[in-house]
């Protein structure tokens, strides 16, 4: 140099000029609820999404305990709590830096399931190609006076090592053994259980000794075991409250044209206009809703997550939903031309993914470009 791992930040900037949402002041206006103008100050994110987890918080149920359900699942911390994080261990992958892992139990409670292929796919299963003729029967030959022996065929019969099939076919090298073979038997090795000894909190590791030869696979099948959870949601919930409509109680007149009187005209007179009070309670509002498991700096304990304490700051809250538009210069990108090769110019139009809605702490998914820490493998130089 080069090619790679893993982690952390950022997420275009300034003004100007209209505009929109919350608040504070001040002015005007007002049906007394609140409108308007001015001017200050302030208005999206790393993921505000997906709504998959956990939790706050509310309200219903219970005030205690199970059952069904559904989730988690190596081992030890962290947290409000989690299926999240940090740290270790086993297993698998990578020459490494480092990624991946639902990673309890299939060995004994049981059930179940394996396409194709293959001769067989699971508890005494399986025989195609194959070794073998020992024991038993037959035949033929050779030998023999004959019985018998040998030798070859079949038959019945042994075997499960070798070949073949599969993702998987009942350890593994050597020996003994035997017709031929086999953990049948033996020794070393793996592997598994059991019991002990060290290390460590533990998962685990690693010695010893022991046992039976060996036990397949799959619980993101059903089960078993251990934890963990009641239910529904901010459209929860809480208050205030038009108009209809209901009730209680007063009641003969009530309104409307108008300053007043007449005058008309509408609605009632006991099946009650009107007034008046009462209770839920729609529309509608207010609250819940933004000072928090808060953010920034720093100290101190810890490998770390991550917590203490000191110091500062206040940082959207709309409700059909503001948070924009438009211009300039700047920077980032592309093209092009010019030249001293690194800079200048000049035109494009481009600047990611997205966008609050009760908060908040994970997880995933998206993501242009930029900046940076630390660490590997290789090659050159010194």
């Nucleotide at each position: 140099c080069a090619a790679g791992u893993u982690g952390g930040c950022u997420g275009a900037g300034u003004g100007a000029u209209c505009g929109c949402g919350g608040u504070c002041a001040g002015c005007g206006c007002c049906a007394a609820g609140g409108c308007g103008c001015u001017g200050g100050c302030u208005g999206a994110g790393g993921a505000a999404a997906g709504u998959c987890c956990g939790c706050a918080c509310u309200c219903c149920g219970u005030a205690g305990a199970g059952c069904a359900u559904g989730g988690u699942g190596c081992c030890g911390g962290c947290u409000a709590a989690c299926g999240g994080c940090c740290g270790g261990g086993c297993g698998g992958g990578g020459u490494g830096a480092c990624c991946c892992g639902a990673c309890g139990g299939a060995a004994a409670a049981g059930u179940g399931c394996a396409a194709c292929a293959g001769a067989g796919a699971g508890g005494u299963g399986u025989a195609u190609u194959g070794c073998c003729u020992a024991a038993g029967c037959a035949g033929u030959g050779g030998u023999u006076c004959a019985c018998g022996c040998c030798a070859c065929u079949g038959c019945c019969g042994g075997c499960g090592a070798g070949g073949g099939u599969g993702a998987a076919a009942c350890g593994g090298u050597g020996g003994u053994g035997u017709a031929a073979g086999a953990g049948a038997c033996c020794a070393c090795c793996g592997g598994c259980g059991g019991c002990g000894g060290c290390c460590g909190c533990a998962a685990u590791g690693u010695c010893g000794c022991u046992g039976g030869c060996c036990a397949g696979g799959c619980a993101a099948a059903c089960c078993c075991c251990a934890c963990c959870a009641g239910g529904a949601g901010c459209a929860a919930g809480a208050c205030c409250a038009a108009g209809c409509a209901g009730g209680g109680c007063g009641a003969a007149g009530g309104g409307g044209c108008u300053g007043c009187u007449c005058g008309u005209c509408c609605c009632a007179u006991c099946u009650g206009a009107c007034g008046u009070c009462c209770g839920g309670g729609u529309a509608g509002g207010u609250c819940g809703c933004a000072c928090g498991a808060g953010g920034c700096u720093g100290u101190u304990a810890g490998u770390a997550a991550u917590a203490a304490c000191a110091g500062u700051c206040c940082c959207a809250g709309a409700u059909a939903g503001a948070u924009g538009a438009u211009c300039a210069c700047u920077g980032u990108g592309u093209u092009u031309g010019c030249c001293u090769c690194g800079g200048c110019a000049a035109a494009c139009a481009a600047c990611a993914c997205a966008g609050a809605a009760u908060g908040c702490g994970g997880c995933u998914u998206a993501u242009a470009g930029g900046c940076u820490g630390a660490c590997u493998u290789g090659g050159c130089c010194c």

Bacterial RNase P class A from an Ardenticatenaceae bacterium, 382 nucleotides, folded computationally. Its mean pLDDT, the model's own confidence on a scale to 100, is 78. A source record names the gene rnpB. The RNAcentral record of the sequence draws on ENA.